Molecule: Bacterial RNase P class A
Organism: Bacteroidota bacterium
RNA sequence: UGUGUCGGCCUGAUCAUCGCCCUGCCGCAUGGCAGGGAGGAAAGUCCGAACUCCAUAGGGCACCGUACUUCCUAACGGGAAGGCACCGUAUUUGCGGUGACGGCAAGUGCAACAGAAAGCAUACCAGCCGAUGAACUUGAUUCAAGUUCAGGUGAUGGGUGAAAUGGUGGGGUAAGAGCCCACCAGCGUCAUGGGUGAUCAUGGCGGCUGGGUAAACCCUACGGGGAGCAAGGCCAAACAGCAUCGCACGCGCAAGCGAUAAGGUGGCCCGCCUAACAGCGAUGCGGGUAGGCUGCUAGAGGCCCGUGGUGACACUGGUCCCAGAUAGAUGAUGAUCCGUCUGGAUUCUGUACGGUGUAGCAGUCCAGAUGACAGAAUUCGGCUUACCGGCCCGCAUGAACA
Numbered sequence: 001u002g003u004g005u006c007g008g009c010c011u012g013a014u015c016a017u018c019g020c021c022c023u024g025c026c027g028c029a030u031g032g033c034a035g036g037g038a039g040g041a042a043a044g045u046c047c048g049a050a051c052u053c054c055a056u057a058g059g060g061c062a063c064c065g066u067a068c069u070u071c072c073u074a075a076c077g078g079g080a081a082g083g084c085a086c087c088g089u090a091u092u093u094g095c096g097g098u099g100a101c102g103g104c105a106a107g108u109g110c111a112a113c114a115g116a117a118a119g120c121a122u123a124c125c126a127g128c129c130g131a132u133g134a135a136c137u138u139g140a141u142u143c144a145a146g147u148u149c150a151g152g153u154g155a156u157g158g159g160u161g162a163a164a165u166g167g168u169g170g171g172g173u174a175a176g177a178g179c180c181c182a183c184c185a186g187c188g189u190c191a192u193g194g195g196u197g198a199u200c201a202u203g204g205c206g207g208c209u210g211g212g213u214a215a216a217c218c219c220u221a222c223g224g225g226g227a228g229c230a231a232g233g234c235c236a237a238a239c240a241g242c243a244u245c246g247c248a249c250g251c252g253c254a255a256g257c258g259a260u261a262a263g264g265u266g267g268c269c270c271g272c273c274u275a276a277c278a279g280c281g282a283u284g285c286g287g288g289u290a291g292g293c294u295g296c297u298a299g300a301g302g303c304c305c306g307u308g309g310u311g312a313c314a315c316u317g318g319u320c321c322c323a324g325a326u327a328g329a330u331g332a333u334g335a336u337c338c339g340u341c342u343g344g345a346u347u348c349u350g351u352a353c354g355g356u357g358u359a360g361c362a363g364u365c366c367a368g369a370u371g372a373c374a375g376a377a378u379u380c381g382g383c384u385u386a387c388c389g390g391c392c393c394g395c396a397u398g399a400a401c402a
Stems, first nucleotide, its partner, number of pairs: 001398005007392004012337007020037007039373001043384002046382005051228004063224005068082005083101001084099006102219002107217002109213002124158003127153003132150008166184006185209001187206008232294004241285007249258003262274004301320004306315003338371008348363004
């Protein structure tokens, strides 16, 4: 100095003009003045809460979720510190990274192809043995030796597979085998010591080894009522409905009634049949649609200092008020500066030396382009995802120089 990776941080600045939303004041008729006006993710809506309404005696099953330990936190599936396993680097120590990290020694299941065999059973080729059993041969008195077969073996070599039943030595045996023994590795368990704990170290004992997979069913432990600001609360048009009153009109002989008026049918009411078709206004009521108000932005709040803690974080003190739209305001244009990229220039500076000169590069100057991802909608804590460019820490690595 380049690259990769892990983690953290920033996310253009200032001014002018024209607009948009909210609040306050003045005018009160349009308006004027002042103050404020998106994010690190406002996103996905994945997890946890606040708040609100509904439901709810108690318990169990089912279902869903979580899963090393301790701590932090209002809570969490989040975070911090640690343990263990694996990876990278390295001379041990160490440094950095990754991990859904309870249980396969409760049961059930699964493992393509290959292979004898994928789990307590088996043997394909070569090899070893052939004690036992059978046949034959030889010698011989019911025995011995040899050959062949049945058979044994899984120790030796080979072959299959991602994975093949601990290692070394000795005993043992016909040959062998944890079959037995010693040591080592691993597992379980007990004791002692360190640690709050996960766990680590040392020692004893045990059966001698019980492979993989739980992001397979399952088992164990713990946790879980539902819906969500379109929650919920308040006010409340228009139209329709009901009640009362008034006016007009109509019907009837009338009292009276309102197209359900009068007449007929009928004991009466409803209903049915016949002729005519005219209602309007006011007040009140219930429900609560359109619409409005509220919830609604002072909060597990931001910033600073200090103290405690390895840390996440907690606490004392000080200080600040910092969006609230409702189909959705927070924008546009211009100038200057900043960052990045591209092209050009070589006056000046560095590289460039004891002195002089020098390509290229960098600075410098000029011109152009460009500044991502994305946008609040009740609020908060996380996670995840998107992102131009830049800065910082750790680790790994390349090159150059000393």